[in-house]
Molecule: transfer RNA
Organism: Deltaproteobacteria bacterium
RNA sequence: GCCCAGGUGGUGGAACCGGUAUACACGUACGUUUGAGGGGCGUAUGGGGAAACCCUUGCGGGUUCGAGUCCCGCCCUGGGCA
Numbered sequence: 001g002c003c004c005a006g007g008u009g010g011u012g013g014a015a016c017c018g019g020u021a022u023a024c025a026c027g028u029a030c031g032u033u034u035g036a037g038g039g040g041c042g043u044a045u046g047g048g049g050a051a052a053c054c055c056u057u058g059c060g061g062g063u064u065c066g067a068g069u070c071c072c073g074c075c076c077u078g079g080g081c082a
Base pairs, nucleotide, nucleotide: 001081002080003079004078005077006076007075010026011025012024019065027045028044029043030042031041032040033039046055047054048053058074059073060072061071062070
């Protein structure tokens, strides 16, 4: 340099054919159970804001009524070729 796969909350990771982003698990906080710890159970948990609401899928553009998903450029990670 070329080719392929990938980048999504605090972490792992789902999202089907373009139609509710963050399911599910872990972690964390509070409560409960216990003499206490661990474990179990319940509730909450992306960011900003008093709220209404706004923003958010590596970054920047494009297509579309609508994009995590399709197209273009760039950055980063892994693999392959030279």